Formats: sequence, structure tokens, C1' cells
RNA sequence: GCCUCUAUAGCUCAGUGGUAGAGCAACUGAUUUGUAAUCAGUAGGUCGUCGGUUCAAAUCCGGCUAGGGGCU
Repeated sequence: GCCUCUAUAGCUCAGUGGUAGAGCAACUGAUUUGUAAUCAGUAGGUCGUCGGUUCAAAUCCGGCUAGGGGCU
């Protein structure tokens, strides 16, 4: 230098163009003499960034940034 993959909640990851989700973690409550476990609930997101397409974009297209892999 070229090719390719990835970027979504604190962490690990789903998400087929039409209201952003799960598990774990956090918090509150129940249960317990108490803790853990269990059960119920709550909160937490400008979907890396800048543009484009579209009535509508996490999703499609392009640039950039960061990270992983490959080739020379």
C1' cells in the first nucleotide's frame, strides 16, 4: 500500500427498512435471624463518526476513525 471482518446498555452479544432487545452486572422490593441463592420490579442507548438514498435507516450506499485478520 491492497483486501476482508468488526463497532448496538457497565460487560458479552442478538436485531430480515417500520416502537432498539436478551443474558450477566447495577438498583429497589419480597423471602431469610443475617448473607448468598430464588422470585418480582426499576433504571441504563443521540446504535463509532460525517454524509447520501428512502415517506421511514441500527439495518442499504460512500467517506473517515478505531480495532481484529490476511496479502505484498
Predicted 3D model of a 72-nucleotide RNA (transfer RNA) from an archaeon. It was read from a public genome assembly. Its Rfam family is "tRNA".